[in-house]
Order: sequence, then C1' cells, then structure tokens
RNA sequence: GCCCCCGUAGCUUAAUGGAUAGAGUGCUUGGCUUCGGACCAAGAAGUAGGGGUUCGAGUCCUCUCGGGGGCA
Repeated sequence: GCCCCCGUAGCUUAAUGGAUAGAGUGCUUGGCUUCGGACCAAGAAGUAGGGGUUCGAGUCCUCUCGGGGGCA
C1' cells in the first nucleotide's frame, strides 16, 4: 500500500427495514436478614462519528475513526 471481518449499557451479548432497542452480569437505592457479597423489588446506564437512501435505519449505501486478520 491492497483486501476481508468487527464496532449496541462498565463487561458479555440479542434485535426480518417497523411497538418505548431487550437480556445476563456488574453498579445504585430500598426491602428482607443476626449480619451479608445470599434472596426479593425498583432504578440509572445505549447503537463509534459525519453524510445519504427510505414513510420508517442498530440493520442498507458511502466517508472517517478504532480493533482484528490476510497478502505484499
């Protein structure tokens, strides 16, 4: 330099182009408990960034950024 794959919550991940993007784990608060890191309930936390297509984009197209792999 060229080609391929990946990027969603702190972490691991789900989502046929269509309902308010869901779950596990962790975190916070409350309950329960002799105490608790166990159990129960509630909550916060989100699609790497820009542009485009579409009635509608996490999903399709494009550029950039980041990670991994292959060739040279």
Molecule: transfer RNA
Organism: Candidatus Roizmanbacteria bacterium